[in-house]
RNA sequence: AAAUGGGAAUGCUUCAAAGAUAAAGAUGCCGAACUCCGUCAGGACCGGAAGGUAGCAGCGGUAAGUGUUGGAGUCUUGUGAGGUAUCUCCCUUUGGCU
Numbered sequence: 001a002a003a004u005g006g007g008a009a010u011g012c013u014u015c016a017a018a019g020a021u022a023a024a025g026a027u028g029c030c031g032a033a034c035u036c037c038g039u040c041a042g043g044a045c046c047g048g049a050a051g052g053u054a055g056c057a058g059c060g061g062u063a064a065g066u067g068u069u070g071g072a073g074u075c076u077u078g079u080g081a082g083g084u085a086u087c088u089c090c091c092u093u094u095g096g097c098u
Base pairs, nucleotide, nucleotide: 002094003093005091006090007089008088009086010085011084012083013082014081015080016079017077018076019075020074021073025069026068027067028066030065036061037060038059039058044053045052046051
């Protein structure tokens, strides 16, 4: 020189922890001059009349939007416990040589 065992360091990786972000789902208030729905006062139009047609405002319901909840997933780490690898470093043991 070598072999064995242990440790350190470094890389990769698994689970967890902490932090950040956040889908689906659930739920609430508000929420459309007109280009959503319904009902349409007034007025307009058609008609000899009965009546009808379209439909603004208003009202009701909703859409986009918005708050709460939710937490799949993703990212980060001077946190914890493992696995694995190493041409690096340290120690022990074995035995060889000097």

The RNA shown here (Bacterial small signal recognition particle RNA) has 98 nucleotides and comes from a bacterium. Rfam family: Bacterial small signal recognition particle RNA. A reference for the family is Rosenblad et al. (2009), "Kinship in the SRP RNA family", RNA Biol. It is annotated as a non-coding RNA gene. The coordinates come from a structure-prediction model, not an experiment, and the mean pLDDT is 76.